[in-house]
About this RNA:
RNAcentral holds the full RNA, with entries from ENA and SILVA. Small-subunit ribosomal RNA, 5' domain from an uncultured Pseudomonadota bacterium, 475 nucleotides, folded computationally. Its mean pLDDT, the model's own confidence on a scale to 100, is 85. It matches the Rfam family "Bacterial small subunit ribosomal RNA".

Context: one part of a larger RNA
RNA sequence: GAACGAACGCUGGCGGCAGGCCUCAAACAUGCAAGUCUAGGGGGCGUAGCAAUACGUCACCGGCGGACGGGUGCGUAACACGUGGGAAUAUACCUUUUGGUUCGGAACAACGCAGGGAAACUUGCGCUAAUACCGAAUGUGUCCUUACGGAGAAAGAUUUAUCGCCAAAGGAUUAGCCCGCGUUCGAUUAGCUAGUUGGUGAGGUAAUGGCUCACCAAGGCAACGAUCGAUAGCUGUUCUGAGAGGAAGAUCAGCCACACUGGGACUGAGACACGGCCCAGACUCCUACGGGAGGCAGCAGUUGGGAAUCUUGGACAAUGGGGGAAACCCUGAUCCAGCCAUGCCGCGUGAGUGAUGAAGGCCUUCGGGUUGUAAAGCUCUUUUACCCGGGAAGAUAAUGACUGUACCGGGAGAAUAAGCUCCGGCUAACUUCGUGCCAGCAGCCGCGGUAAUACGAAGGGGGCUAGCGUUGUUC
Repeated sequence: GAACGAACGCUGGCGGCAGGCCUCAAACAUGCAAGUCUAGGGGGCGUAGCAAUACGUCACCGGCGGACGGGUGCGUAACACGUGGGAAUAUACCUUUUGGUUCGGAACAACGCAGGGAAACUUGCGCUAAUACCGAAUGUGUCCUUACGGAGAAAGAUUUAUCGCCAAAGGAUUAGCCCGCGUUCGAUUAGCUAGUUGGUGAGGUAAUGGCUCACCAAGGCAACGAUCGAUAGCUGUUCUGAGAGGAAGAUCAGCCACACUGGGACUGAGACACGGCCCAGACUCCUACGGGAGGCAGCAGUUGGGAAUCUUGGACAAUGGGGGAAACCCUGAUCCAGCCAUGCCGCGUGAGUGAUGAAGGCCUUCGGGUUGUAAAGCUCUUUUACCCGGGAAGAUAAUGACUGUACCGGGAGAAUAAGCUCCGGCUAACUUCGUGCCAGCAGCCGCGGUAAUACGAAGGGGGCUAGCGUUGUUC
RNA backbone atom coordinates (compact mmCIF):
# COMPACT_ATOMS: atom_id res chain seq x y z
C1' G A 1 0.00 0.00 0.00
C1' A A 2 -3.98 -3.53 -0.88
C1' A A 3 -7.73 -6.72 1.27
C1' C A 4 -11.76 -8.17 5.13
C1' G A 5 -18.30 -12.22 6.58
C1' A A 6 -14.79 -7.80 10.66
C1' A A 7 -15.11 -5.35 15.74
C1' C A 8 -14.48 -0.71 18.68
C1' G A 9 -14.57 5.05 19.19
C1' C A 10 -16.57 9.70 17.19
C1' U A 11 -19.96 11.14 13.41
C1' G A 12 -24.04 10.24 9.98
C1' G A 13 -28.31 13.02 4.24
C1' C A 14 -30.06 9.81 -0.01
C1' G A 15 -30.11 5.85 -3.64
C1' G A 16 -28.53 1.18 -6.36
C1' C A 17 -26.20 -3.60 -5.80
C1' A A 18 -24.32 -7.12 -2.57
C1' G A 19 -23.36 -9.15 2.44
C1' G A 20 -24.87 -10.24 7.58
C1' C A 21 -23.42 -16.27 14.43
C1' C A 22 -16.26 -16.59 11.94
C1' U A 23 -17.73 -18.07 19.06
C1' C A 24 -21.30 -23.34 21.96
C1' A A 25 -22.30 -29.60 15.84
C1' A A 26 -24.83 -25.43 22.97
C1' A A 27 -30.08 -25.83 24.70
C1' C A 28 -34.60 -24.56 22.54
C1' A A 29 -40.98 -21.67 24.02
C1' U A 30 -44.24 -20.57 19.67
C1' G A 31 -45.76 -20.54 14.46
C1' C A 32 -44.77 -22.24 9.73
C1' A A 33 -40.98 -25.33 6.46
C1' A A 34 -44.28 -32.00 2.28
C1' G A 35 -47.79 -32.93 0.52
C1' U A 36 -51.24 -34.38 -3.14
C1' C A 37 -54.81 -37.52 -5.93
C1' U A 38 -62.41 -38.72 -4.85
C1' A A 39 -60.98 -39.50 -12.94
C1' G A 40 -58.02 -46.32 -8.14
C1' G A 41 -61.75 -48.02 -3.91
C1' G A 42 -65.64 -48.73 -0.38
C1' G A 43 -67.68 -45.63 3.32
C1' G A 44 -69.24 -41.50 7.31
C1' C A 45 -71.55 -36.65 7.61
C1' G A 46 -74.16 -32.41 5.40
C1' U A 47 -77.33 -30.14 1.44
C1' A A 48 -81.07 -30.85 -2.60
C1' G A 49 -84.47 -34.61 -4.17
C1' C A 50 -90.28 -39.15 -3.31
C1' A A 51 -86.28 -41.88 -5.19
C1' A A 52 -82.41 -43.03 -8.50
C1' U A 53 -78.80 -39.63 -7.97
C1' A A 54 -75.97 -35.01 -7.81
C1' C A 55 -72.84 -31.66 -5.09
C1' G A 56 -69.76 -30.52 -0.85
C1' U A 57 -66.77 -32.26 3.05
C1' C A 58 -64.09 -35.81 6.25
C1' A A 59 -61.01 -39.55 7.73
C1' C A 60 -59.74 -44.75 5.88
C1' C A 61 -57.63 -48.55 2.15
C1' G A 62 -54.62 -47.49 -2.22
C1' G A 63 -51.02 -44.59 -5.67
C1' C A 64 -47.02 -41.10 -6.34
C1' G A 65 -43.88 -37.85 -3.59
C1' G A 66 -41.66 -37.40 1.67
C1' A A 67 -33.76 -40.17 -0.99
C1' C A 68 -35.40 -33.60 -4.22
C1' G A 69 -35.32 -28.82 -2.48
C1' G A 70 -33.24 -26.23 2.42
C1' G A 71 -29.23 -26.35 6.67
C1' U A 72 -24.41 -27.23 8.87
C1' G A 73 -18.88 -28.40 8.56
C1' C A 74 -18.95 -32.55 13.63
C1' G A 75 -16.17 -36.26 11.52
C1' U A 76 -12.74 -37.32 7.57
C1' A A 77 -5.38 -36.92 5.66
C1' A A 78 -9.40 -40.74 2.79
C1' C A 79 -10.24 -42.98 -4.03
C1' A A 80 -13.07 -37.77 0.62
C1' C A 81 -11.87 -34.22 -3.21
C1' G A 82 -9.43 -32.67 -8.06
C1' U A 83 -7.97 -34.58 -12.74
C1' G A 84 -7.56 -38.50 -16.30
C1' G A 85 -8.94 -43.40 -17.34
C1' G A 86 -11.69 -48.30 -16.63
C1' A A 87 -15.43 -52.68 -16.39
C1' A A 88 -18.25 -56.38 -13.47
C1' U A 89 -23.47 -52.76 -12.60
C1' A A 90 -28.47 -50.64 -11.29
C1' U A 91 -31.66 -46.69 -12.84
C1' A A 92 -38.76 -44.54 -10.49
C1' C A 93 -40.48 -40.60 -13.55
C1' C A 94 -39.10 -39.19 -19.25
C1' U A 95 -38.32 -41.18 -24.31
C1' U A 96 -38.12 -44.90 -28.83
C1' U A 97 -39.66 -49.75 -30.46
C1' U A 98 -42.09 -54.66 -30.23
C1' G A 99 -45.68 -57.66 -28.02
C1' G A 100 -49.53 -58.31 -24.38
C1' U A 101 -53.58 -56.49 -20.94
C1' U A 102 -57.41 -63.68 -20.26
C1' C A 103 -60.00 -66.29 -16.02
C1' G A 104 -60.69 -66.66 -10.90
C1' G A 105 -60.04 -66.45 -5.32
C1' A A 106 -59.31 -65.15 -0.16
C1' A A 107 -58.71 -61.04 3.05
C1' C A 108 -57.89 -56.27 5.81
C1' A A 109 -59.06 -50.93 7.11
C1' A A 110 -62.96 -47.58 7.10
C1' C A 111 -67.93 -48.90 9.18
C1' G A 112 -71.09 -51.53 13.08
C1' C A 113 -71.26 -53.87 18.04
C1' A A 114 -68.71 -54.66 22.71
C1' G A 115 -64.60 -53.18 25.67
C1' G A 116 -59.46 -51.25 28.03
C1' G A 117 -56.66 -46.55 29.18
C1' A A 118 -55.61 -40.17 32.68
C1' A A 119 -53.43 -39.77 28.06
C1' A A 120 -50.63 -41.59 23.99
C1' C A 121 -53.24 -45.08 22.08
C1' U A 122 -55.40 -49.86 21.87
C1' U A 123 -58.26 -55.09 22.12
C1' G A 124 -62.11 -58.65 20.56
C1' C A 125 -66.19 -60.02 17.26
C1' G A 126 -68.82 -59.01 12.62
C1' C A 127 -69.47 -56.75 7.35
C1' U A 128 -67.13 -54.83 2.69
C1' A A 129 -64.46 -52.62 -2.14
C1' A A 130 -60.27 -51.70 -5.14
C1' U A 131 -55.14 -49.80 -9.77
C1' A A 132 -54.25 -53.44 -2.18
C1' C A 133 -53.12 -59.16 -1.86
C1' C A 134 -53.02 -64.28 -3.94
C1' G A 135 -53.73 -68.28 -7.59
C1' A A 136 -54.45 -70.26 -12.65
C1' A A 137 -53.79 -69.39 -18.03
C1' U A 138 -50.73 -67.46 -22.03
C1' G A 139 -45.77 -66.32 -22.75
C1' U A 140 -42.99 -63.39 -28.71
C1' G A 141 -39.07 -61.99 -26.24
C1' U A 142 -36.57 -62.67 -20.82
C1' C A 143 -33.88 -65.66 -16.95
C1' C A 144 -31.77 -70.56 -15.38
C1' U A 145 -30.11 -75.05 -17.65
C1' U A 146 -27.07 -81.19 -17.43
C1' A A 147 -29.51 -77.80 -23.68
C1' C A 148 -33.86 -82.38 -22.25
C1' G A 149 -36.37 -79.09 -19.83
C1' G A 150 -37.67 -75.57 -16.03
C1' A A 151 -38.96 -70.61 -13.87
C1' G A 152 -41.64 -66.37 -14.63
C1' A A 153 -46.58 -60.93 -16.01
C1' A A 154 -50.53 -57.62 -16.11
C1' A A 155 -55.34 -53.17 -13.64
C1' G A 156 -58.35 -50.93 -14.48
C1' A A 157 -60.98 -45.86 -14.70
C1' U A 158 -64.23 -43.27 -17.94
C1' U A 159 -68.24 -37.96 -19.47
C1' U A 160 -65.53 -42.30 -25.22
C1' A A 161 -61.50 -37.62 -25.26
C1' U A 162 -57.87 -40.08 -22.91
C1' C A 163 -55.08 -41.58 -18.67
C1' G A 164 -53.10 -46.03 -17.22
C1' C A 165 -51.07 -51.56 -16.37
C1' C A 166 -47.40 -55.90 -17.82
C1' A A 167 -42.97 -58.11 -20.40
C1' A A 168 -38.64 -57.20 -23.29
C1' A A 169 -34.93 -54.36 -26.00
C1' G A 170 -32.60 -49.51 -26.67
C1' G A 171 -31.84 -44.06 -25.35
C1' A A 172 -31.35 -40.27 -21.84
C1' U A 173 -30.48 -39.04 -16.86
C1' U A 174 -28.71 -40.28 -12.20
C1' A A 175 -26.00 -43.33 -9.04
C1' G A 176 -22.71 -47.38 -7.20
C1' C A 177 -17.64 -49.66 -8.03
C1' C A 178 -12.08 -49.93 -9.59
C1' C A 179 -7.33 -47.58 -10.98
C1' G A 180 -2.85 -43.76 -12.34
C1' C A 181 -1.37 -38.98 -10.57
C1' G A 182 -2.00 -34.69 -7.09
C1' U A 183 -3.64 -33.16 -1.94
C1' U A 184 -1.03 -30.10 5.78
C1' C A 185 2.55 -30.68 9.98
C1' G A 186 5.58 -33.82 13.33
C1' A A 187 11.08 -38.95 13.36
C1' U A 188 11.35 -35.61 20.59
C1' U A 189 6.30 -41.24 16.22
C1' A A 190 10.63 -46.63 13.18
C1' G A 191 8.90 -50.48 12.66
C1' C A 192 3.34 -51.80 11.35
C1' U A 193 -0.16 -55.88 9.96
C1' A A 194 -3.70 -61.88 11.44
C1' G A 195 -8.97 -61.35 7.32
C1' U A 196 -3.51 -59.36 7.81
C1' U A 197 -1.31 -60.47 1.85
C1' G A 198 -2.46 -63.99 -1.94
C1' G A 199 -4.92 -68.54 -3.92
C1' U A 200 -9.14 -72.32 -4.46
C1' G A 201 -14.25 -72.99 -3.47
C1' A A 202 -18.75 -71.15 -1.56
C1' G A 203 -22.01 -67.31 0.23
C1' G A 204 -23.55 -62.33 -0.50
C1' U A 205 -24.44 -57.84 -3.64
C1' A A 206 -27.45 -54.25 -8.77
C1' A A 207 -22.15 -55.25 -9.51
C1' U A 208 -16.10 -56.49 -9.05
C1' G A 209 -13.62 -57.68 -4.72
C1' G A 210 -11.40 -60.89 2.11
C1' C A 211 -17.11 -57.86 1.18
C1' U A 212 -18.05 -62.57 4.36
C1' C A 213 -16.91 -67.76 5.40
C1' A A 214 -14.12 -72.77 4.94
C1' C A 215 -9.44 -74.66 3.48
C1' C A 216 -4.37 -73.76 1.72
C1' A A 217 0.12 -70.80 1.28
C1' A A 218 3.11 -66.91 4.22
C1' G A 219 2.67 -63.15 2.73
C1' G A 220 1.65 -57.42 2.52
C1' C A 221 3.38 -52.13 3.89
C1' A A 222 7.74 -49.06 5.29
C1' A A 223 13.42 -44.02 5.34
C1' C A 224 10.51 -42.32 -2.12
C1' G A 225 8.43 -41.94 5.66
C1' A A 226 4.66 -47.23 6.78
C1' U A 227 2.44 -47.02 11.70
C1' C A 228 1.24 -43.39 15.35
C1' G A 229 0.10 -38.37 16.85
C1' A A 230 -1.67 -33.28 15.66
C1' U A 231 -4.57 -30.24 12.50
C1' A A 232 -8.22 -29.92 8.55
C1' G A 233 -14.26 -30.84 4.83
C1' C A 234 -12.07 -30.85 -0.80
C1' U A 235 -12.47 -27.96 -5.36
C1' G A 236 -13.90 -24.04 -8.99
C1' U A 237 -12.25 -19.90 -6.89
C1' U A 238 -10.88 -15.41 -3.39
C1' C A 239 -7.02 -11.90 -1.48
C1' U A 240 -2.19 -10.19 -2.35
C1' G A 241 1.93 -9.82 -5.65
C1' A A 242 5.28 -7.18 -11.68
C1' G A 243 5.51 -12.26 -11.63
C1' A A 244 7.15 -16.57 -9.27
C1' G A 245 4.99 -17.33 -5.03
C1' G A 246 2.37 -16.74 -0.24
C1' A A 247 -2.31 -16.84 2.40
C1' A A 248 -7.51 -18.19 2.46
C1' G A 249 -11.71 -21.81 1.12
C1' A A 250 -17.44 -16.33 3.93
C1' U A 251 -21.14 -15.27 -0.06
C1' C A 252 -22.10 -18.10 -5.43
C1' A A 253 -21.28 -23.12 -7.91
C1' G A 254 -19.70 -28.68 -7.94
C1' C A 255 -18.58 -32.94 -4.75
C1' C A 256 -18.42 -35.17 0.22
C1' A A 257 -19.97 -35.89 5.33
C1' C A 258 -23.60 -35.19 9.17
C1' A A 259 -28.89 -34.49 11.29
C1' C A 260 -29.49 -34.76 20.08
C1' U A 261 -25.21 -39.11 21.00
C1' G A 262 -24.19 -44.40 19.56
C1' G A 263 -26.07 -48.71 16.94
C1' G A 264 -29.55 -51.23 13.57
C1' A A 265 -32.35 -52.54 9.84
C1' C A 266 -37.40 -51.92 7.29
C1' U A 267 -39.89 -49.87 3.01
C1' G A 268 -38.45 -48.50 -1.68
C1' A A 269 -36.03 -47.52 -8.41
C1' G A 270 -33.19 -44.95 -4.94
C1' A A 271 -32.07 -44.23 2.25
C1' C A 272 -29.46 -47.51 6.20
C1' A A 273 -33.59 -41.86 5.52
C1' C A 274 -32.87 -33.73 8.98
C1' G A 275 -39.00 -32.56 9.99
C1' G A 276 -39.70 -42.11 8.99
C1' C A 277 -39.16 -46.77 12.27
C1' C A 278 -36.60 -49.87 16.28
C1' C A 279 -32.93 -50.33 20.46
C1' A A 280 -29.60 -48.02 24.03
C1' G A 281 -27.87 -43.27 26.35
C1' A A 282 -27.93 -38.09 28.10
C1' C A 283 -31.34 -34.10 28.48
C1' U A 284 -36.34 -31.73 28.51
C1' C A 285 -41.69 -32.10 29.09
C1' C A 286 -46.78 -34.48 30.42
C1' U A 287 -48.88 -38.05 33.94
C1' A A 288 -54.47 -40.21 37.38
C1' C A 289 -47.38 -42.93 38.87
C1' G A 290 -49.59 -47.64 35.55
C1' G A 291 -47.26 -45.11 31.41
C1' G A 292 -46.24 -41.67 27.51
C1' A A 293 -44.01 -37.36 24.32
C1' G A 294 -39.69 -34.70 22.01
C1' G A 295 -35.10 -33.55 18.76
C1' C A 296 -34.51 -25.78 14.68
C1' A A 297 -26.78 -27.98 11.77
C1' G A 298 -35.06 -25.78 7.69
C1' C A 299 -37.39 -20.07 8.00
C1' A A 300 -38.25 -16.55 11.65
C1' G A 301 -37.51 -16.20 16.85
C1' U A 302 -35.58 -17.17 22.40
C1' U A 303 -31.75 -18.15 26.11
C1' G A 304 -26.57 -18.84 26.55
C1' G A 305 -21.53 -17.96 24.76
C1' G A 306 -19.13 -13.76 22.48
C1' A A 307 -15.66 -7.89 20.47
C1' A A 308 -19.62 -9.35 17.07
C1' U A 309 -23.79 -10.92 13.01
C1' C A 310 -30.96 -9.15 11.17
C1' U A 311 -37.90 -9.63 11.02
C1' U A 312 -41.51 -14.68 15.44
C1' G A 313 -42.75 -9.90 7.74
C1' G A 314 -45.53 -10.55 2.42
C1' A A 315 -46.64 -13.67 -1.77
C1' C A 316 -46.89 -18.13 -4.59
C1' A A 317 -47.21 -12.73 -9.25
C1' A A 318 -42.42 -14.84 -11.61
C1' U A 319 -38.64 -19.15 -11.81
C1' G A 320 -38.43 -24.07 -10.19
C1' G A 321 -40.21 -28.53 -7.46
C1' G A 322 -44.20 -32.44 -5.61
C1' G A 323 -49.14 -34.43 -6.55
C1' G A 324 -53.26 -34.32 -10.08
C1' A A 325 -56.27 -35.86 -16.72
C1' A A 326 -57.33 -31.00 -15.38
C1' A A 327 -59.16 -27.15 -12.40
C1' C A 328 -56.13 -26.64 -8.62
C1' C A 329 -53.54 -27.62 -3.93
C1' C A 330 -48.76 -27.52 -1.34
C1' U A 331 -43.89 -25.12 -1.47
C1' G A 332 -39.87 -20.17 5.08
C1' A A 333 -37.13 -23.50 -2.27
C1' U A 334 -37.73 -18.97 -4.48
C1' C A 335 -39.24 -13.93 -5.45
C1' C A 336 -39.85 -9.65 -2.50
C1' A A 337 -40.12 -6.37 1.65
C1' G A 338 -37.91 -5.08 6.90
C1' C A 339 -33.18 -4.07 10.08
C1' C A 340 -27.62 -2.85 9.95
C1' A A 341 -22.67 2.92 6.65
C1' U A 342 -20.95 -4.21 6.93
C1' G A 343 -18.81 -3.40 1.95
C1' C A 344 -18.62 -1.52 -3.24
C1' C A 345 -20.58 2.21 -6.55
C1' G A 346 -23.21 6.83 -7.50
C1' C A 347 -25.31 11.60 -5.79
C1' G A 348 -26.02 15.62 -2.42
C1' U A 349 -25.20 19.10 1.67
C1' G A 350 -25.73 24.72 -3.30
C1' A A 351 -23.93 28.12 -7.81
C1' G A 352 -22.37 33.09 -9.37
C1' U A 353 -21.10 37.76 -7.59
C1' G A 354 -19.47 40.10 -3.38
C1' A A 355 -13.58 44.48 0.05
C1' U A 356 -15.15 49.42 3.99
C1' G A 357 -10.90 43.10 3.15
C1' A A 358 -17.29 44.23 8.29
C1' A A 359 -17.87 42.21 13.26
C1' G A 360 -15.88 38.40 16.32
C1' G A 361 -11.69 34.97 17.22
C1' C A 362 -6.29 34.24 17.13
C1' C A 363 -1.36 36.23 16.66
C1' U A 364 1.45 40.71 16.96
C1' U A 365 7.57 43.83 16.60
C1' C A 366 1.03 47.28 18.33
C1' G A 367 2.39 49.40 12.51
C1' G A 368 -0.36 45.34 11.43
C1' G A 369 -1.18 40.14 9.94
C1' U A 370 -4.56 36.05 9.61
C1' U A 371 -9.30 33.52 9.62
C1' G A 372 -11.02 35.55 4.33
C1' U A 373 -14.70 35.86 -0.92
C1' A A 374 -15.04 33.08 3.94
C1' A A 375 -19.68 35.69 6.01
C1' A A 376 -23.44 39.36 5.33
C1' G A 377 -25.63 41.52 0.95
C1' C A 378 -27.28 40.91 -4.32
C1' U A 379 -28.57 37.58 -8.56
C1' C A 380 -29.75 32.53 -9.63
C1' U A 381 -30.65 27.06 -9.52
C1' U A 382 -33.75 22.91 -7.23
C1' U A 383 -30.20 17.31 -7.66
C1' U A 384 -31.92 15.26 -3.01
C1' A A 385 -35.71 15.76 0.73
C1' C A 386 -41.09 17.66 1.14
C1' C A 387 -46.27 18.49 -1.10
C1' C A 388 -49.80 17.51 -5.35
C1' G A 389 -50.97 14.70 -9.81
C1' G A 390 -50.00 10.78 -13.37
C1' G A 391 -47.99 5.92 -13.48
C1' A A 392 -45.18 1.27 -15.95
C1' A A 393 -42.21 -3.17 -17.45
C1' G A 394 -41.61 -7.66 -14.99
C1' A A 395 -47.44 -11.36 -17.83
C1' U A 396 -50.45 -11.84 -20.43
C1' A A 397 -56.19 -14.68 -23.35
C1' A A 398 -56.25 -14.18 -17.79
C1' U A 399 -53.30 -13.90 -13.09
C1' G A 400 -48.44 -8.69 -9.74
C1' A A 401 -46.52 -10.22 -3.43
C1' C A 402 -43.17 -6.32 -4.66
C1' U A 403 -46.54 -1.43 -5.14
C1' G A 404 -49.28 3.32 -6.19
C1' U A 405 -42.82 0.81 -6.40
C1' A A 406 -39.44 2.53 -10.48
C1' C A 407 -40.23 6.50 -13.51
C1' C A 408 -42.71 11.14 -15.41
C1' G A 409 -45.16 16.12 -14.79
C1' G A 410 -46.18 20.30 -11.54
C1' G A 411 -45.32 23.36 -6.90
C1' A A 412 -42.91 26.11 -2.84
C1' G A 413 -38.26 27.10 -0.91
C1' A A 414 -31.21 27.63 0.06
C1' A A 415 -34.53 25.46 1.64
C1' U A 416 -33.82 18.95 4.73
C1' A A 417 -28.20 17.36 5.00
C1' A A 418 -20.39 17.38 7.69
C1' G A 419 -17.67 15.01 10.03
C1' C A 420 -13.25 12.42 11.51
C1' U A 421 -8.18 12.39 12.07
C1' C A 422 -3.39 14.41 11.97
C1' C A 423 0.37 18.73 12.09
C1' G A 424 8.90 16.54 15.99
C1' G A 425 11.35 13.07 11.93
C1' C A 426 9.73 8.92 8.95
C1' U A 427 5.03 12.07 6.75
C1' A A 428 1.57 16.55 3.81
C1' A A 429 0.61 20.32 7.69
C1' C A 430 2.83 25.92 13.31
C1' U A 431 1.90 29.37 16.55
C1' U A 432 0.09 31.01 21.55
C1' C A 433 -1.39 29.62 26.39
C1' G A 434 -1.51 25.82 30.35
C1' U A 435 1.58 21.98 32.58
C1' G A 436 6.70 21.34 34.70
C1' C A 437 10.19 13.73 34.22
C1' C A 438 3.86 15.72 36.86
C1' A A 439 -0.31 14.99 34.03
C1' G A 440 0.36 12.64 29.79
C1' C A 441 1.99 10.94 24.44
C1' A A 442 4.13 6.94 21.62
C1' G A 443 3.93 2.56 15.13
C1' C A 444 9.75 3.21 15.42
C1' C A 445 13.26 6.89 16.86
C1' G A 446 11.71 9.11 21.15
C1' C A 447 8.93 13.74 23.79
C1' G A 448 7.75 16.00 29.19
C1' G A 449 12.67 18.00 34.98
C1' U A 450 9.77 26.56 33.53
C1' A A 451 9.84 29.71 27.09
C1' A A 452 7.43 21.73 24.83
C1' U A 453 5.90 23.08 16.68
C1' A A 454 6.00 15.75 20.37
C1' C A 455 1.49 16.34 26.78
C1' G A 456 -3.69 19.39 27.32
C1' A A 457 -6.51 23.59 25.09
C1' A A 458 -7.19 27.41 21.44
C1' G A 459 -6.33 29.78 16.69
C1' G A 460 -4.41 28.35 12.14
C1' G A 461 -3.05 24.49 8.72
C1' G A 462 -2.71 19.29 6.12
C1' G A 463 -5.40 14.72 4.70
C1' C A 464 -9.71 11.89 3.74
C1' U A 465 -14.91 12.58 3.40
C1' A A 466 -20.78 10.05 4.80
C1' G A 467 -17.37 8.69 6.58
C1' C A 468 -12.84 9.02 9.54
C1' G A 469 -9.55 6.88 13.00
C1' U A 470 -8.00 2.55 16.07
C1' U A 471 -7.52 -2.73 16.78
C1' G A 472 -7.19 -7.69 14.64
C1' U A 473 -5.78 -10.92 10.41
C1' U A 474 -3.46 -11.97 5.36
C1' C A 475 -0.19 -10.68 1.27